The RNA shown here (SAM riboswitch aptamer (S box leader)) has 107 nucleotides and comes from uncultured Paenisporosarcina sp. Its mean pLDDT, the model's own confidence on a scale to 100, is 81. Lineage of the source: Bacteria > Bacillota > Bacilli > Caryophanales > Paenisporosarcina. Its Rfam family is "SAM riboswitch aptamer (S box leader)". Rfam's curators write: The SAM riboswitch is found upstream of a number of genes which code for proteins involved in methionine or cysteine biosynthesis in Gram-positive bacteria.
């Protein structure tokens, strides 16, 4: 970089640490000395793997292995289509899809 799957749920009032953090740029809005990031432990989930049944593939189980995750929908914002509302080329809202990013698995 490409392919594919997933995302409205879930997860400490612990230790070290000390000022920042919420992907990128900007804006907004938030979190943070009643202590940020990071590391350790605990925890959550169950993608790969494992096990048991049926076997296209599916269903279920455990959580000892490989990841992942642990404020807010992937915090919101971008583009397209459809619908709805408001005194017209505008604005707002809703739904679906796309884009971008994240994580797993494969190449």
């Nucleotide at each position: 970089u490409c392919u594919u799957a997933u995302a409205a749920a879930g997860a400490g009032a612990g230790g070290u640490g000390g000022a920042g953090g919420g992907a990128u740029a900007g804006u907004g809005c938030c979190c943070u000395a009643u202590g940020a990031a990071a590391c350790c432990c605990a925890g959550c989930a169950a993608c790969c793997g494992u096990c048991a049944c049926a076997u296209a593939u599916g269903u279920g189980a455990a959580a000892u292995g490989g990841u992942g995750c642990c404020a807010a929908u992937u915090c919101a914002c971008u583009c397209a289509a459809a619908g709805c509302a408001a005194u017209u080329u505008u604005u707002g809202c809703u739904u679906u899809g796309a884009a971008a990013g994240a994580u797993g698995a494969g190449a």